Context: one part of a larger RNA
RNA sequence: CUGGGCGUAAAGCGCGCGUAGGCGGCUAAGUCAGUCAGAUGUGAAAUUCCUGGGCUUAACCUAGGGACUGCAUUUGAUACUGCUUAGCUAGAGUAUGGUAGAGGUUAGUGGAAUUCCAGGUGUAGCGGUGAAAUGCGUAGAUAUCUGGAGGAACAUCAGUGGCGAAGGCGACUUUCUGGGCUGAUACUGACGCUGAGGUGCGAAAGCGUGGGGAGCAAACAGGAUUAGAUACCCUGGUAGUCCACGCCGUAAACGAUGUCAACUAGUUGUUGGAGGAAUAUAAUCCUUUAGUAGCGUAGCAAACGUGAUAAGUUCUCCGCCUGGGGAGUACGGCCGCAAGGCUAAAACUC
Numbered sequence: 001c002u003g004g005g006c007g008u009a010a011a012g013c014g015c016g017c018g019u020a021g022g023c024g025g026c027u028a029a030g031u032c033a034g035u036c037a038g039a040u041g042u043g044a045a046a047u048u049c050c051u052g053g054g055c056u057u058a059a060c061c062u063a064g065g066g067a068c069u070g071c072a073u074u075u076g077a078u079a080c081u082g083c084u085u086a087g088c089u090a091g092a093g094u095a096u097g098g099u100a101g102a103g104g105u106u107a108g109u110g111g112a113a114u115u116c117c118a119g120g121u122g123u124a125g126c127g128g129u130g131a132a133a134u135g136c137g138u139a140g141a142u143a144u145c146u147g148g149a150g151g152a153a154c155a156u157c158a159g160u161g162g163c164g165a166a167g168g169c170g171a172c173u174u175u176c177u178g179g180g181c182u183g184a185u186a187c188u189g190a191c192g193c194u195g196a197g198g199u200g201c202g203a204a205a206g207c208g209u210g211g212g213g214a215g216c217a218a219a220c221a222g223g224a225u226u227a228g229a230u231a232c233c234c235u236g237g238u239a240g241u242c243c244a245c246g247c248c249g250u251a252a253a254c255g256a257u258g259u260c261a262a263c264u265a266g267u268u269g270u271u272g273g274a275g276g277a278a279u280a281u282a283a284u285c286c287u288u289u290a291g292u293a294g295c296g297u298a299g300c301a302a303a304c305g306u307g308a309u310a311a312g313u314u315c316u317c318c319g320c321c322u323g324g325g326g327a328g329u330a331c332g333g334c335c336g337c338a339a340g341g342c343u344a345a346a347a348c349u350c
Stems, first nucleotide, its partner, number of pairs: 003322004007304002012318001014201004021194003025088007033081002035077008049065006091191001092188004096183004103177002107173003110154001115149007125136002162169002206247006215241002220236004258317001261314003266295012299306002323350003332343004
C1' cells in the first nucleotide's frame, strides 16, 4: 500500500460555515471522451512457461510454440458515466397564513434571602463539633423589631418538559434578531450532499486594562484530629467568582456513537402542529407530522447491549486507528503577553 476497523478493546476533529476536490434526481436527443468488441502495427534477443531434440543422465546447450496482461493507429457498439442541448418536479429553495420555545442580544424593573451600617427592646452568653478549641461578646454580642446600603443568584412553576450546530440557555417587562415546526396554494427548476486547506463560535480555569466586591472561596493564618496531618472537620481569609473591552482555545467539549440520504415488526408515555369522530365548550378516541423518552421483533454484536433517534441493510464525502511503555514527550515550525496550545518523532525497553 492493499485490507480490516473506529459506543465500552487503538480509533469520530468540541461544533458550525464554506474554497478546491469527490459524489449527485427524472425524461429525451446529440456526441463518443471514459467503457466494451474486432483488425493492423509494435511490444529486440536472451531469460521464464509448454512440447520436442543433443551431450550415458542432470545441470547445460538447442528448435518450435506460447507469453510479453502494454502502447499506437483504425473500424464499430452506445446500456452506463462524462460532455452539449431541450424539458420535468418527487430533492433543495422562495412567497403567503398560523404556531411553540430558559435560542441570542439590549435597556430597565421586582421580591425572598445572606452580609454590613444606624436606631429601639434586652442580658450573658453566642458560635461551632464526633467531642472541642481558635473566633465573636459587658466598649452590650447572639436573639428580636424598624429603617438604610450594596452585590450576586433567581425558590415554587420544573417535567427521562422546551430551545440551540455545539459550548450552553431558567424571575418579570422591553429593544433588535436567528432558527424550527405546520396548513393550503403559487413560483424557481437539481440551484443538492460532503468538505482537505481556510474561517467563525467555543464550559470552567487562567491572563491584560479599568470597574465592582454581598455570599462563597484556591493560596494563606489559626484551632482540632493524628505517630505525623503541608489533608479530611472548625474559625477566619486574599486572588477569583460579577461587569466592560481584549486574549486564551482547552474538558469524561460524552450519546465516549462524524455528516447527508433511503429502506426494514410492533408497543407504551410525553412536547409542538394539522385533520377528523362523538359529546356539552372540556375530558376522550382515530389518522398524520416534527421532536423527546421507556420496552421490544428480525438483524447486528466478543459480550454488555443496540434495535426506525440503529450499533440493522445500503449509499456519499470527510476525519481517525494499526502492540504496551518511552510520549501526546524531545527537536523544529506556527500561534500566545504569559500559562501554554497545535503539529509531532526516535533511541531504548517489554
Small-subunit ribosomal RNA, central domain from an uncultured prokaryote, 350 nucleotides, folded computationally. It matches the Rfam family "Bacterial small subunit ribosomal RNA". Rfam links the family to the GO terms structural constituent of ribosome and ribosome.